[in-house]
RNA sequence: GGGCGGAUAGCUCAGUGGUAGAGCAACGGACUUUUAAUCCGCAGGCCGAGGGUUCGAAUCCCUCUCCGCUCA
Numbered sequence: 001g002g003g004c005g006g007a008u009a010g011c012u013c014a015g016u017g018g019u020a021g022a023g024c025a026a027c028g029g030a031c032u033u034u035u036a037a038u039c040c041g042c043a044g045g046c047c048g049a050g051g052g053u054u055c056g057a058a059u060c061c062c063u064c065u066c067c068g069c070u071c072a
Stems, first nucleotide, its partner, number of pairs: 001071007010024004018055001027041004048064005
C1' cells in the first nucleotide's frame, strides 16, 4: 500500500429504513444477624467523525479516524 470485518449503555452484545433493546454491572428496596445469593423497582447511550440519499437513517452511499484479520 491492497482486501475483509468491527466501532451502539460502565462491560459483552442484539437491532438490515419508521421515535434504540437484552444480559451482566451500578443505584434503591424486600429477604438475611451481616455479607453473598435470590426477588422487585429504577437510572443510564440520540449509535466513532463529517457529508449525501430519503417524508424518515444506528441501518443505504461517499470520505475520514481508530481497532482486528489477511495479501504483498
Source information:
A computed fold for a 72-nucleotide RNA from a Sphingomonadaceae bacterium, annotated as transfer RNA. The organism belongs to Sphingomonadaceae, within Bacteria. Model confidence (mean pLDDT): 82 of 100. It matches the Rfam family "tRNA". Rfam classes the family as a transfer RNA. Rfam links the family to the GO term triplet codon-amino acid adaptor activity.